RNA sequence: AACUUAUAAAGAAAGGUGGAGGGACCGGCCCUGAGAAACCUUGGCAACCUGCCUCCUUCAAGAGAUAAGGUGCCAAUUCCUGAUAAGAUUAUCUCUUAUCACUAUAAGUA
Numbered sequence: 001a002a003c004u005u006a007u008a009a010a011g012a013a014a015g016g017u018g019g020a021g022g023g024a025c026c027g028g029c030c031c032u033g034a035g036a037a038a039c040c041u042u043g044g045c046a047a048c049c050u051g052c053c054u055c056c057u058u059c060a061a062g063a064g065a066u067a068a069g070g071u072g073c074c075a076a077u078u079c080c081u082g083a084u085a086a087g088a089u090u091a092u093c094u095c096u097u098a099u100c101a102c103u104a105u106a107a108g109u110a
Stems, first nucleotide, its partner, number of pairs: 002109007013042005021031003025082001027080002043074003048070003051066001053064003083099006
């Protein structure tokens, strides 16, 4: 890198270095010299995996709790859109819902 499964309308700061980009991509629309990306320090959110504890249990599996460890994350619903279907609308535009796709994260596979 690829594949599989699960989740994605919740949540979460400050300082330093830095010096113009960033929000994955398309089109939008936003953030940004009152300081972007990146890096560092401290803090936090969360509960995917491990650990420990409780319940259940022959064992396993399962449920709950915790937050020590491994990741991850801390603007806007994955910021919105993208493909399909249905509905709303007299019709177009547009809007709503659902699913899919894309993307992100975790665990596993090989």
This is a predicted structure of a 110-nucleotide RNA (SAM riboswitch aptamer (S box leader)) from Crocinitomix sp. Model confidence (mean pLDDT): 85 of 100. The organism belongs to Crocinitomix, within Bacteria. The model forms 94% of the base pairs in the Rfam consensus.